Transfer RNA from Candidatus Nealsonbacteria bacterium CG10_big_fil_rev_8_21_14_0_10_40_24, 72 nucleotides, folded computationally. It matches the Rfam family "tRNA". Rfam links the family to the GO term triplet codon-amino acid adaptor activity.
RNA sequence: GGGCGACUGGCUCAAUGGCAGAGCGACUGGUUUACAUCCAGUAGGUUGUAGGUUCGACUCCUACGUCGCCCA
Numbered sequence: 001g002g003g004c005g006a007c008u009g010g011c012u013c014a015a016u017g018g019c020a021g022a023g024c025g026a027c028u029g030g031u032u033u034a035c036a037u038c039c040a041g042u043a044g045g046u047u048g049u050a051g052g053u054u055c056g057a058c059u060c061c062u063a064c065g066u067c068g069c070c071c072a
């Protein structure tokens, strides 16, 4: 320098162009003498950044950034 892939809560990952979710974790309450387990609930996201298409974008298109793999 060229090609490919990934980027979504603290972590690991979902989401057919139509209300952004799950598990784990955190916190609160219940249960317990207490801890753990278990049960119920709560908080936590400008979906990497900026534009474009569209009535509507995590999803499609373009550029950029970061990371990984391959080729030279």
Stems, first nucleotide, its partner, number of pairs: 001071007010024004018055001026042005048064005